Predicted 3D model of an 845-nucleotide part of an RNA (large-subunit ribosomal RNA, domain II) from a marine metagenome. The full RNA is in RNAcentral, with records from SILVA. Rfam family: Eukaryotic large subunit ribosomal RNA. Gene Ontology terms of the family: ribosome and structural constituent of ribosome. The family has 88 seed sequences and 107,465 matches in Rfam 15.1. On this family, see Cannone et al., BMC Bioinformatics 2002: "The comparative RNA web (CRW) site: an online database of comparative sequence and structure information for ribosomal, intron, and other RNAs". Its Rfam clan is "LSU clan". The coordinates come from a structure-prediction model, not an experiment, and the mean pLDDT is 80.

[in-house]
Context: one part of a larger RNA
RNA sequence: GAACCUGUUGGUGAUCGUGCAAAAAAUGCUUCUACUGACCCGUCUUGAAACACGGACCAAGGAGUCUACCCAAUAUGCGAGUCUUAGGGUGGAAAAACCCGAAGGCGUAGCGAAAGCAAGUAUAAGGUGUGAAUCUGAAAGGAGGCAACACCGGCCAACCUUGAUUUUCGAAUGAUGGGAUUGAGCAAGAGCAUAUUUGGUAGGACCCGAAAGAUGGUGAACUACGCUUGAGUAGGGUGAAGCCAGGGGAAACUCUGGUGGAGGCUCGUAGCGUUACUGACGUGCAAAUCGUUCGUCAAACUUGAGUGUAGGGGCGAAAGACUAAUCGAACCAUCUAGUAGCUGGUUCCCUCUGAAGUUUCUCUCAGGAUAGCAGGGACAAUAACGCAGUUUUAUCAGGUAAAGCGAAUGAUUAGAGGAAUCGGGAAUCAAAGAUUUUUGACCUAUUCUCAAACUUUAAAUUGGUAAGAGCCAGUAGUUUCUUAAUUGAACUAUUGGGUAGAAUGCGAUGUUCCUAGUGGGCCGUUUUUGGUAAGCAGAACUGGCGAUGAGGGAUGAACCUAACGCUGAGAUAAGGUGCCAAAGUUCCCGCUCAUCAGAUACCAUAAAAGGUGUUGGUUCAUAUAGACAGCAGGACGGUGGCCCUGGAAGUCGGAAUCCGCUAAGGAGUGUGUAACAACUCACCUGCCGAAUGAACUAGCCCUGAAAAUUGAUGGCGCUGAAGCGGGAGACCGAUACUCAGCCAUCGGGGCAAAAGUGAGGUCCCGAUGAGUAAGAGGGCGUGUGCGCUGUGCAGAAGCCAAAGACGUGAGUCUGGGUGGAACAGCGUAUAGUGCAGAUCUUGGU
Numbered sequence: 001g002a003a004c005c006u007g008u009u010g011g012u013g014a015u016c017g018u019g020c021a022a023a024a025a026a027u028g029c030u031u032c033u034a035c036u037g038a039c040c041c042g043u044c045u046u047g048a049a050a051c052a053c054g055g056a057c058c059a060a061g062g063a064g065u066c067u068a069c070c071c072a073a074u075a076u077g078c079g080a081g082u083c084u085u086a087g088g089g090u091g092g093a094a095a096a097a098c099c100c101g102a103a104g105g106c107g108u109a110g111c112g113a114a115a116g117c118a119a120g121u122a123u124a125a126g127g128u129g130u131g132a133a134u135c136u137g138a139a140a141g142g143a144g145g146c147a148a149c150a151c152c153g154g155c156c157a158a159c160c161u162u163g164a165u166u167u168u169c170g171a172a173u174g175a176u177g178g179g180a181u182u183g184a185g186c187a188a189g190a191g192c193a194u195a196u197u198u199g200g201u202a203g204g205a206c207c208c209g210a211a212a213g214a215u216g217g218u219g220a221a222c223u224a225c226g227c228u229u230g231a232g233u234a235g236g237g238u239g240a241a242g243c244c245a246g247g248g249g250a251a252a253c254u255c256u257g258g259u260g261g262a263g264g265c266u267c268g269u270a271g272c273g274u275u276a277c278u279g280a281c282g283u284g285c286a287a288a289u290c291g292u293u294c295g296u297c298a299a300a301c302u303u304g305a306g307u308g309u310a311g312g313g314g315c316g317a318a319a320g321a322c323u324a325a326u327c328g329a330a331c332c333a334u335c336u337a338g339u340a341g342c343u344g345g346u347u348c349c350c351u352c353u354g355a356a357g358u359u360u361c362u363c364u365c366a367g368g369a370u371a372g373c374a375g376g377g378a379c380a381a382u383a384a385c386g387c388a389g390u391u392u393u394a395u396c397a398g399g400u401a402a403a404g405c406g407a408a409u410g411a412u413u414a415g416a417g418g419a420a421u422c423g424g425g426a427a428u429c430a431a432a433g434a435u436u437u438u439u440g441a442c443c444u445a446u447u448c449u450c451a452a453a454c455u456u457u458a459a460a461u462u463g464g465u466a467a468g469a470g471c472c473a474g475u476a477g478u479u480u481c482u483u484a485a486u487u488g489a490a491c492u493a494u495u496g497g498g499u500a501g502a503a504u505g506c507g508a509u510g511u512u513c514c515u516a517g518u519g520g521g522c523c524g525u526u527u528u529u530g531g532u533a534a535g536c537a538g539a540a541c542u543g544g545c546g547a548u549g550a551g552g553g554a555u556g557a558a559c560c561u562a563a564c565g566c567u568g569a570g571a572u573a574a575g576g577u578g579c580c581a582a583a584g585u586u587c588c589c590g591c592u593c594a595u596c597a598g599a600u601a602c603c604a605u606a607a608a609a610g611g612u613g614u615u616g617g618u619u620c621a622u623a624u625a626g627a628c629a630g631c632a633g634g635a636c637g638g639u640g641g642c643c644c645u646g647g648a649a650g651u652c653g654g655a656a657u658c659c660g661c662u663a664a665g666g667a668g669u670g671u672g673u674a675a676c677a678a679c680u681c682a683c684c685u686g687c688c689g690a691a692u693g694a695a696c697u698a699g700c701c702c703u704g705a706a707a708a709u710u711g712a713u714g715g716c717g718c719u720g721a722a723g724c725g726g727g728a729g730a731c732c733g734a735u736a737c738u739c740a741g742c743c744a745u746c747g748g749g750g751c752a753a754a755a756g757u758g759a760g761g762u763c764c765c766g767a768u769g770a771g772u773a774a775g776a777g778g779g780c781g782u783g784u785g786c787g788c789u790g791u792g793c794a795g796a797a798g799c800c801a802a803a804g805a806c807g808u809g810a811g812u813c814u815g816g817g818u819g820g821a822a823c824a825g826c827g828u829a830u831a832g833u834g835c836a837g838a839u840c841u842u843g844g845u
Base pairs, nucleotide, nucleotide: 003012004011005010040055041054042053043052056845057844058843059842060841061840064346066203067202068201069200070199072197073196074195075194076193077192078191081106082105083104087100088099089098090097110117111116126152127151128150129149130148134143135142136141154186155185156183157182158181159179160178161177166172206345207344209342213335214334215333216332217331218330224309225308226307227306228305229304230303231302232301235267236266237265238263242259243258244257245256246255247254248253271296272295273294276292277291279290280289311327313323314322348779349778350777351776352775353774358371360369361368362367372518373517374515375514376513377512378511379510380509385507386506387505388504390503391502392467393466394465395464396463397462402457403455404454409451410450411449414446416444417443418442421441422440423439424438425437426436427435428434429433471497472496473495474494475493476492477491478490479489481488521545522544523543524542526540527539528538529537530536550561551560552559565742566741567740568739569738570737575732576731577730578716579715580714586728587727588726589725590724591723598718609703610702611701613700614699615698616697617696618695619694620693621692622691630687631686632685633684634683636660637659638658642654643653666681670679671678743769744768745767746766747765748764749763750762751761780834782831783830784829785828786827787826788825789824790823791822798818799817800816803814804813805812806811
């Protein structure tokens, strides 16, 4: 405690709440298996899974800070003022705290370059319109008029103008008016100080990073060169000068043989060097080595020690070589946290909103400022009217598309006609010249074709304004405007009228302050410029991607469908329904056979040209007076036509191409012969008995059609399709749509009447939910100080792990183990406060 029984009352008791106990399940966590989906994060970028860069792994550290000033917002104190500035007083151990407070700052007056002048005026703070609270009223309405906005008027200063007055007649003074000029002004002040926050500027200024520049020093133990003083360099070869002997010669001199031992000579060891193998090695033996080979080897040789030359300096047999593993300007320290419009990085969660790659300027093009787009705040206002990527009506604007060229301008084809004139040609006349003729120009009426920088005409789309209360009508006044004119125009005052004066949609909207990011864009349809073209470059409108997932297009930034809170159910879109793979081996009608079939927009190629492959269509022919095809018969005579020819009798060639008889038969369509012959065709006839031929056209199919990793209608495969074309109805299929529950946000509504508190609460209704850069709001976590309340040796913090619970999440709480002494919650203040990245730093693996 519904309901029922009983009817003073009692009983049964659905259901709900709750205590204890027990059990099971949902559910949660972990691991494994199968299936489905699923490319690696961060970053710059129009675009990244990228053959773009950073990233082996773990721990710890690691990046918007502080100060001053400025703008704005919010809060607090005082307020025509405000503020602790020095200093003084009270006070205390001291620092503080409290009180007073000159000076000074900002504010209370502005204007002007300045001299300087300087803001209401009597109903005391102008008028008009809109206008909140409040009051009145049952309502309609009325009163009221704050703040604010708009307009008109007044005042101050500057400026332009007017020029009274005084006067020594030179000038000075500057009253009073006017102005559509200017002001960061007045018009019953609003400021000052403090705190917090966004943003800006200056500072290392979010962090790391140069190449450079400057100042002062240290180095020649490497190496370059000079000087001083020492040391070192097998064995051969060649054989200069000089000398000797012999021969020749008148001589000069010369020949031959020796001797001799010269040389930046030669072979070659040590030494010094280093050519080739482009050998070895190449986390080496070595930050330049090893092997073999090679150059030089008595000299401009090699080398020790000492000494000298120093950084815009040295030294250099010169290679910008060398100057301590450093050299086209060494090394060290400092200025210095140098600067960087450039690269990289920039640390917890949730909710709401949400871009730009365009304008203008810029020593501007890798950047800024400016406007735009965006966020946040404030005010006014909200059913009266307001608003609009819409329509209608009215009225303006326009010169594109189209059209036009027997209209202007410009281009341009063709004939026709033509009095005069001009150019060329021809004929006639003896010539001047004339006549005739012809051809152009030209003229006339036509004709053909054109124009971004032509146009009479002239769309569609488009843009502006209006569709009422701030309106309409009247009266009076003002004015340097206007008029012949108190005529008009504008304005002021006032009286009357009067409230759907198009449609549709929505319930909003308007004003203002502060401020971020962006200022590389790209793609599709349509229009369009350059270009042979381009996944090329440049524009316009619009829609997308960027910033965006989902279903489909096999794959995919942008195409098609459609935009997203977490779940369940239903029914769809695009696209599909043989199997992969959810749904039809569904139904009906055609077409197609490919020894390279075909198979779905963007889209991932194929053309001209062909086909007696097949299927339709159009036109023209033939045909029961019998076609076409097939079989059969005839295919004759003049005539062996004429010419040519060696020959040519239908048939090498040329010209011509009649007649007869016929049903029909060419002075001949081919085969053939030396020439004939023979055969055949056209043509006619018989048999047969109904369609036949030609040209063109367009569906599918075929040819045209050759390339390098193996290979792609997505694959398998498919042939009365699972191909191509048409139709029917069924089914599958999204985070889109509908319904239901829950979460969040936004909006709306109700609720405390009794002593206090309360709303930052509670109940109900509705709508909405994508998001990079960026903004705003609300939270989580860390260190430290203070206050309050607590935990802890009966076990704090920390740590461990397949334990449990709560929260959307950052995270939090509980149980267990370990551990062994501190710690937590709430409030408040404060900050060296949150890591995956920085070729980050240090340590470890």